Model confidence (mean pLDDT): 75 of 100.
Predicted 3D model of a 440-nucleotide RNA (Bacterial RNase P class A) from Nitrospira sp. SB0662_bin_26.
The source organism's lineage runs through Bacteria, Pseudomonadati, Nitrospirales, Nitrospiraceae and Nitrospira.
Its Rfam family is "Bacterial RNase P class A". By type it is a ribozyme.
RNA sequence: GGCGUGGGUCAGGUGGCCGCUUGCCUGAUUUCAGGUGAGAGGAAAGUCCGGACUCCACAGGGCAGGGUGCUGGGUAACGCCCAGGCGGAGCAAUCCGACAUGAGCGCCACAGAAAAUAUACCGCCCCGGACCAUCCUCGGAUGGCCAGGGGUAAGGGUGAAAUGGUGGGGUAAGAGCCCACCGCGUCCGCGGCGACGCGGAUGGCAGGGUAAGCAUCACCCGGAGCAAGACCAAAUAGGAGGACACGCCGAACGGCCUGCUUGGCUUUGCACGGCAAACGCCGUGUGAAGGUGAGUCGGGACGUUCGGGAGAGGUCGGCCCGGCCGAGGUUCUCGGGUAGGUCGCUGGAGGCUUAUGGUAACAUAAGCCCAAGAGACAUGGUCACCGCCGUAUGCACGAUCGAUACGGAACAGAAUCCGGCUUAUCGACCCGCCCCAUAC
Numbered sequence: 001g002g003c004g005u006g007g008g009u010c011a012g013g014u015g016g017c018c019g020c021u022u023g024c025c026u027g028a029u030u031u032c033a034g035g036u037g038a039g040a041g042g043a044a045a046g047u048c049c050g051g052a053c054u055c056c057a058c059a060g061g062g063c064a065g066g067g068u069g070c071u072g073g074g075u076a077a078c079g080c081c082c083a084g085g086c087g088g089a090g091c092a093a094u095c096c097g098a099c100a101u102g103a104g105c106g107c108c109a110c111a112g113a114a115a116a117u118a119u120a121c122c123g124c125c126c127c128g129g130a131c132c133a134u135c136c137u138c139g140g141a142u143g144g145c146c147a148g149g150g151g152u153a154a155g156g157g158u159g160a161a162a163u164g165g166u167g168g169g170g171u172a173a174g175a176g177c178c179c180a181c182c183g184c185g186u187c188c189g190c191g192g193c194g195a196c197g198c199g200g201a202u203g204g205c206a207g208g209g210u211a212a213g214c215a216u217c218a219c220c221c222g223g224a225g226c227a228a229g230a231c232c233a234a235a236u237a238g239g240a241g242g243a244c245a246c247g248c249c250g251a252a253c254g255g256c257c258u259g260c261u262u263g264g265c266u267u268u269g270c271a272c273g274g275c276a277a278a279c280g281c282c283g284u285g286u287g288a289a290g291g292u293g294a295g296u297c298g299g300g301a302c303g304u305u306c307g308g309g310a311g312a313g314g315u316c317g318g319c320c321c322g323g324c325c326g327a328g329g330u331u332c333u334c335g336g337g338u339a340g341g342u343c344g345c346u347g348g349a350g351g352c353u354u355a356u357g358g359u360a361a362c363a364u365a366a367g368c369c370c371a372a373g374a375g376a377c378a379u380g381g382u383c384a385c386c387g388c389c390g391u392a393u394g395c396a397c398g399a400u401c402g403a404u405a406c407g408g409a410a411c412a413g414a415a416u417c418c419g420g421c422u423u424a425u426c427g428a429c430c431c432g433c434c435c436c437a438u439a440c
Base pairs, nucleotide, nucleotide: 001436002435004433005432006431007430008429009428010427012386013385014384015383016382017381018380020039021038022037023036024035025034026033027032041411045422046421048420049419050418051417052416053225054224055223056222060321061320062319063318065221066220067219068218069217070084071083072082073081074080085099086097087096088095089094100216101215104214105213106210107209108208121156122155123152124151125150126149127148131144132143133142134141135140136139164182165181166180167179168178169177183205184203185202186201187200188199189198190197191196229343230342231341232340239334240333241332242331243330244329248308249307250306251305252304253303254302256300257299258298259297260295261294262293263292265290266289267288268287269286270285271284272283273282274281275280313325314324315323316322350369351368352367353366354365355364356363357362388408389407390406391405392404393403
């Protein structure tokens, strides 16, 4: 100097004028004015994960279903982050990982001989009838070619993958047939929290792949979501229809009805007595009927309250158990009214700095800071200067610097909030590491 790789920061700035939202202060008091602060992101996106918060709701167990999947840590938690292990890519720095388990079931198209109850297309070796050639000594030998028979899976072909690999020996030719190393299985030792690693012994040892196929194992998981939800005000039709269940037991209170006892009253019968010329009247006793009052006695129905029981129906993501609400009550269907206002709404698992611990992620402590909260949805427009990037101009060319002119600035827009991941993206700067080249 070039190329690559890992991490971090920024995401134009300043000023004037006009405009918008909001906090605070002052004055006005519906509205408003003045002053002073603040006002979109690194991804606000995707809605892929995890939560906070709210309601179901007091909130359990199981099945089904879903998620994750090497080990150890971090975190509120996670499918995230850190450090490792193993495997793969890369010269390397580094990067990637659907990384548990092959007991059972399933699948491996096409091509190929053959993809499992394994096999021979081309080939290699041996035997060899027939044929041809050569030689020689009537018969043989050698070579070529071929129907057929036997052996073979080392070489070639097909394929993603072909029955362990490489090398040597051996063989008619070959093959773990034998040997060495690697691989694989079993056993043992050492190191490590662990995933695993290293070493030794032993055995010629064999069809593989696929679980991002079904499955098994380990761990984890209520649901819905700020259009969650809470409050205030107002309005309507306390509407119509359906289904179902209870109306049970006990106690207290209240009045009502009634039985009994008793006291008065009215009517009437009888007996006795008195009065009266008589009609009749009065008194006492007794019976009947009616009505009324009282009672610390009894009964009945009703109302209210309390307690118990029962329990239709509803509710808790699906199902079961279980729980909860529930008796002039539960629920279903149709229909009608309201759609206004306030809160939720931004002070947090918050940010920054320093110290300590830790390889790190991060944790602890101290100090400082408060960075939008709209509500049809604001955060803008314009001018000027500076900054960044690019092109051109002066010199024969090139580089650098300066000046001038022109042009450019991406992806993109909060809506309850936070921790991550993923995707998109113009440009600038800083730090580390690897490789290559050159110079000292």